Predicted 3D model of a 161-nucleotide RNA (glmS glucosamine-6-phosphate activated ribozyme aptamer) from Peptococcaceae bacterium UBA3937.
Its Rfam family is "glmS glucosamine-6-phosphate activated ribozyme aptamer". Rfam describes the family as follows. This entry contains a glucosamine-6-phosphate activated ribozyme that is found in the mRNA for GlmS. GlmS is an enzyme that uses fructose-6-phosphate and glutamine to generate glucosamine-6-phosphate. The ribozyme catalyses self cleavage of the glmS mRNA that is thought to regulate GlmS activity. Gene Ontology terms of the family: regulation of gene expression and catalytic activity. By type it is a riboswitch. The literature on the family includes a 2006 paper in Biochemistry by Hampel and Tinsley, "Evidence for preorganization of the glmS ribozyme ligand binding pocket".
Its mean pLDDT, the model's own confidence on a scale to 100, is 80.

[in-house]
């Protein structure tokens, strides 16, 4: 260094890093210059960054560029994965059945109002040779398929109620 078991932690802007960029070292040396020197380009090898909160789960199965703003390498890939789509279960639409429409247990689509953020910044520390990362402290500013209030509803049995 790999494989294989067994423990323990550990997720959903979550987890991973070959591309890129950045720092450290080690080789290379155009170019400047009298000369000491300095040092562009390049390889290497090691290290760092690589999504800020909000909001999302009925079961089985497919599938993949899965919602919203905020900042502004949150650049590119790889993998997950509450989104979708079929089915099956519930729900609501007049107690009941089929259907159909829309949802998912707070369980119609829509309309109208109102509703609330952490990053980025500031300041202080700690830890590394550096990129950079972790504490703590202050201070705002959203929107949404998300809350909460009001409006807002099917065809047939098929008469009755």
């Nucleotide at each position: 260094u790999u494989u294989u078991u067994a423990g323990a932690a550990g997720a959903a802007g979550c987890g991973c890093c070959u591309g890129a960029a950045c720092c450290g070292c080690g080789c290379u040396g155009g170019g400047a210059c009298g000369g000491a020197u300095u040092g562009a380009u390049g390889c290497g090898u090691g290290g760092u960054u690589g999504a800020c909160g909000a909001g999302g789960a009925g079961a089985g199965g497919g599938u993949u560029u899965a919602u919203c703003g905020a900042a502004g390498g949150u650049c590119g890939g790889c993998g997950g994965g509450u989104g979708c789509c079929c089915u099956c279960c519930g729900g609501u639409g007049u107690a009941g059945u089929a259907c159909c429409a829309c949802c998912g247990u707070g369980a119609a689509a829509g309309a109208u109002a109102u509703c609330a953020a952490a990053a980025a910044c500031c300041c202080g520390g700690a830890a590394g040779u550096a990129a950079u990362u972790c504490c703590g402290g202050g201070g705002a500013c959203a929107a949404a398929g998300g809350a909460u209030a009001u409006c807002g509803g099917g065809u047939a049995c098929a008469a009755a109620g």